[in-house]
Molecule: transfer RNA
Organism: Candidatus Magasanikbacteria bacterium RIFOXYC2_FULL_40_16
RNA sequence: GCUCAGGUGGCGGAAUUGGUAUACGCGCAUGCUUGAGGUGCAUGUGGGCUUCGGCCCUUGGAAGUUCGAGUCUUCUCCUGAGCA
Repeated sequence: GCUCAGGUGGCGGAAUUGGUAUACGCGCAUGCUUGAGGUGCAUGUGGGCUUCGGCCCUUGGAAGUUCGAGUCUUCUCCUGAGCA
């Protein structure tokens, strides 16, 4: 240099044909249980703002197509693999 694969909450990792972004697990918070802890169980858990009613933002970054994009297209950054 060329060709592929990938980048999604704090972490791993789903998302079918383009149609509620973050299922599920881990972790964390609070409570129950215990003498105390661990285990177990219940509830909650993306970020910001809030007059607590809600509002806005978010799939590496920037554009485009579309009523609608994590998903399709273009450019670009990063990681990995292959070829030369």